[in-house]
RNA sequence: UCUUUGGGGCAGGUGUAAUUCCUGACCGGUGGUAACAGUCCACGAACCUCGGCGAAACCAGUAACCGAGGCCGACGCGGUGUGAUUCCGCGACCGACGGUAUAGUCCGGAUGGGAAAAGA
Numbered sequence: 001u002c003u004u005u006g007g008g009g010c011a012g013g014u015g016u017a018a019u020u021c022c023u024g025a026c027c028g029g030u031g032g033u034a035a036c037a038g039u040c041c042a043c044g045a046a047c048c049u050c051g052g053c054g055a056a057a058c059c060a061g062u063a064a065c066c067g068a069g070g071c072c073g074a075c076g077c078g079g080u081g082u083g084a085u086u087c088c089g090c091g092a093c094c095g096a097c098g099g100u101a102u103a104g105u106c107c108g109g110a111u112g113g114g115a116a117a118a119g120a
Base pairs, nucleotide, nucleotide: 001120002119003118004117005116010024011023012022013021025105026104027095028094029043030042031041032040038093039092047070048069049068050067051066052065075091076090077089078088079087097108098107099106
């Protein structure tokens, strides 16, 4: 430098209407860490601000694109052990934005972006 890979998850009930409410269930990106992590440390996505650049007969320094910064959820106890908030047991907790009967699980931005991994 190039190529490939790079996020999972629902049944029932009520109702005019809900995978959104209620009951029960299910899911867990990437690197690190004395030993395996959704909850530790960091990173990525989304969102916001500023700067740069800058379209369309539609015009506004707007969208897109690039860069910097910001924001960014949640765990305890017991056991084993040299060593584990990572394993085992028990009990908890968390989950961007827009749409819609209130959404981690549906639809959408996204045939996008991406930490990073593998290969040449």

A computed fold for a 120-nucleotide RNA from a sheep gut metagenome, annotated as FMN riboswitch aptamer (RFN element).
The prediction has a mean pLDDT of 84.
RNAcentral holds the sequence, with entries from MGnify.
Of the family's consensus pairs, 100% are formed in the model.